Annotation
Large-subunit ribosomal RNA, domain II from a Chthoniobacterales bacterium, 689 nucleotides, folded computationally. Taxonomically the source falls in Chthoniobacterales (Bacteria, Pseudomonadati, Verrucomicrobiota, Spartobacteria).

Context: one part of a larger RNA
RNA sequence: GUCUGCGAGUUAGUAUCAGUGGCAAGUCUAAGUCCUUCUGGGAUGUAGGCGAAGCGAAAGCGAGUCCGAAAUGGACGCCUAGCUGCUGGUACUAGACCCGAAGCGGAGGUGAUCUACCCAUGGUCAGGUUGAAGUCUCGGUAACACGAGAUGAAGGACCGAACCGGUGAACGUUGAAAAGUUCUCGGAUGAACUGUGGGUAGGAGCGAAAGACUAAUCAAACCCCGUCAUAGCUGGUUCUCCCCGAAAUCUAUUGAGGUAGAGCCUUGCGUGCUGACUUAUGGAGGUAGAGCACUGGAUGAACUAGGGCCCAUACCAGGGUACCGAAUUCAAUCAAACUCCGAAUGCCAUAAGGUGAAACGCAGGAGGCAGAAUGCGAGGGAUAAGCUUCGUAUUCGAGAGGGAAACAACCCAGAUCAGCAGCUAAGGUGCCUAAAUACCGCUUAGUGGAAAGGAUGUGAGAUUACUUAGACAGUGAGGAUGUUGGCUUAGAGGCAGCCAUCAUUUAAACAGUGCGUAAUAGCUGACUCAUCGAGUGAUCUUGCGCCGAAAAUGAUUGGCGAUCAAGCGGUAUACCGAAGCUCUGGAUGCAUUUUUGGUUCGCCAGAAGUGCGUGGUAGGGGAGCGUUCUUGGUGCAUUGAAGCCAUGGGGAAACCCUAGGUGGAGUGCCAAGAAGUGAGGAUGCAGAC
Numbered sequence: 001g002u003c004u005g006c007g008a009g010u011u012a013g014u015a016u017c018a019g020u021g022g023c024a025a026g027u028c029u030a031a032g033u034c035c036u037u038c039u040g041g042g043a044u045g046u047a048g049g050c051g052a053a054g055c056g057a058a059a060g061c062g063a064g065u066c067c068g069a070a071a072u073g074g075a076c077g078c079c080u081a082g083c084u085g086c087u088g089g090u091a092c093u094a095g096a097c098c099c100g101a102a103g104c105g106g107a108g109g110u111g112a113u114c115u116a117c118c119c120a121u122g123g124u125c126a127g128g129u130u131g132a133a134g135u136c137u138c139g140g141u142a143a144c145a146c147g148a149g150a151u152g153a154a155g156g157a158c159c160g161a162a163c164c165g166g167u168g169a170a171c172g173u174u175g176a177a178a179a180g181u182u183c184u185c186g187g188a189u190g191a192a193c194u195g196u197g198g199g200u201a202g203g204a205g206c207g208a209a210a211g212a213c214u215a216a217u218c219a220a221a222c223c224c225c226g227u228c229a230u231a232g233c234u235g236g237u238u239c240u241c242c243c244c245g246a247a248a249u250c251u252a253u254u255g256a257g258g259u260a261g262a263g264c265c266u267u268g269c270g271u272g273c274u275g276a277c278u279u280a281u282g283g284a285g286g287u288a289g290a291g292c293a294c295u296g297g298a299u300g301a302a303c304u305a306g307g308g309c310c311c312a313u314a315c316c317a318g319g320g321u322a323c324c325g326a327a328u329u330c331a332a333u334c335a336a337a338c339u340c341c342g343a344a345u346g347c348c349a350u351a352a353g354g355u356g357a358a359a360c361g362c363a364g365g366a367g368g369c370a371g372a373a374u375g376c377g378a379g380g381g382a383u384a385a386g387c388u389u390c391g392u393a394u395u396c397g398a399g400a401g402g403g404a405a406a407c408a409a410c411c412c413a414g415a416u417c418a419g420c421a422g423c424u425a426a427g428g429u430g431c432c433u434a435a436a437u438a439c440c441g442c443u444u445a446g447u448g449g450a451a452a453g454g455a456u457g458u459g460a461g462a463u464u465a466c467u468u469a470g471a472c473a474g475u476g477a478g479g480a481u482g483u484u485g486g487c488u489u490a491g492a493g494g495c496a497g498c499c500a501u502c503a504u505u506u507a508a509a510c511a512g513u514g515c516g517u518a519a520u521a522g523c524u525g526a527c528u529c530a531u532c533g534a535g536u537g538a539u540c541u542u543g544c545g546c547c548g549a550a551a552a553u554g555a556u557u558g559g560c561g562a563u564c565a566a567g568c569g570g571u572a573u574a575c576c577g578a579a580g581c582u583c584u585g586g587a588u589g590c591a592u593u594u595u596u597g598g599u600u601c602g603c604c605a606g607a608a609g610u611g612c613g614u615g616g617u618a619g620g621g622g623a624g625c626g627u628u629c630u631u632g633g634u635g636c637a638u639u640g641a642a643g644c645c646a647u648g649g650g651g652a653a654a655c656c657c658u659a660g661g662u663g664g665a666g667u668g669c670c671a672a673g674a675a676g677u678g679a680g681g682a683u684g685c686a687g688a689c
Stems, first nucleotide, its partner, number of pairs: 001689006011094013026050003032044005054061002064076004097236002100233001104226003108223003116200009125190001127159003130155001134151006163187003168183004202218001204214002239624006249262005264367001265365007273356001277353007289341001290339002295335003299331004306324002308321004371396010401412003416586004421582003427576003430560003436573001438571005453547002457544010474531005480504003485499003510525001514523002587614012625678001627675010643662003648657003
């Protein structure tokens, strides 16, 4: 892992609601006792409970009472329906749907054969090295001291086996091993190691102290008990079909992943047009926009109080100012916390329409209070985020189908079932791939299938200048004189710089546009003529393109491929295309009409027709299937029960019936009843493989 079996809302009491019985202003017995066919049933038993009257703190009064001096006031009541069985929903108390802690407590117990420390008694330490004290001899001293040589054999001394340890590395990691092996390494006469026997224990021991160790267990051992501890947490919770169908919000919370009340769902009963929505009318309001009338911000100008600087001044007065400048005025502006103004929507009210799986009220049952994306309006952030917090709408959540290659949320569209029928939506119609190789333009970049920015790409539109009195471009010729203008300068001759920029001859020619020289020179341009012969230049708007363009395995509009497209814009007509709509048939819910049967006259069951429905998580409601056992009835069975294999049928489903084989003794159906009543999940439990 698979298979088989087991495996989770139970039971009791109390309360409440619903359904269904009995009796009814009443109703029910409890224990006990008696009888019996004795796990059971039937009698008896009125003790007691609930109800029939309330109000007030109470005295008390009473269909009323209390408040009060009082009521035409207010509060709670009256104008009656209860009691008790059975069944079901829910709550509470109990282990309370099941499994799951870490833990807490016990004057309950077991452990020092591991290990820590201690006590008693034993054992072990190859070999080698060093050579303390002391002693002796010699030297030496006045005597000591001191020196040298021998001797001697000390040491938590040295090297290194056994022994004890465990430094580094590799291997091992379903190991040879629940801590090892190999190499390497530390101690190795000591605070050494070790055998045997004994002692100390659970808030206790022991600890050269690491919270270490106390039997592979230690920030409180192990076993048992309280104990099914508690778990606002995680996981799991078993047959079918039908009807409806949420929420992820508000408020509060030692509250934030919990809970309570409200909002939203469902079921029953009641009210009976009140509902969403539409139309009309009337309101409140200060948003979008706009504006500058207020409050403020910010820019320029005019005017100007005041100040600065300069001049002048004994003081008082003065003068100048290309300085700064409040206030005021003018112009043009900005604002969530500005408003002289001011919508659209939305909101409230009134009237009419509106019978809707509308609304409202009461009662039972919930779930839910982690939401998400997209569009629009905003705050936070960086006018970042698949970001965050609100508002609003939709979708997903709980929604399948078609499109977007693939793709919860985008676009289209809401799946009752069946059909080898039809029409469409979004989106498409070269091939993959169902359907157009339609028409008019644009694009040449494979743009389509990346930005700011940049550019004689190209199409369309517009304005303007020059132009047959000859433009633009090209070619030929000229481009001069006063003059080297003046100044400056070593020089300055059109061309370093400053000033001026005239005049003459002319078709035209600058006191010179650029290159150049030390300065000249030289080249060129402006300008003019000739030649040529029809358009040329500038600017703006706009369509489609170009560059900008570098990333890690091999590339990509989905692919192939496609250029008067199979790209982009426009036009027209076809077609394809979904679980949408239609057609045919069936099922079912609700409403309604007709009708049949029953009826306790409330209604219930069936048939036919019509209308509207039938996606669905949490969840509410309804109807059924199956399993085991019990009671009553009725069947089958050795001429073969159950079970198993398996054939053929039936039903909307859970399921039911059945040929044949196997098997060898029980078992089905009908009406009721009772549950250890349905398995794929729980890192589920046991067994097998």
Record summary
It matches the Rfam family "Bacterial large subunit ribosomal RNA". Gene Ontology terms of the family: ribosome and structural constituent of ribosome. It was read from a public genome assembly.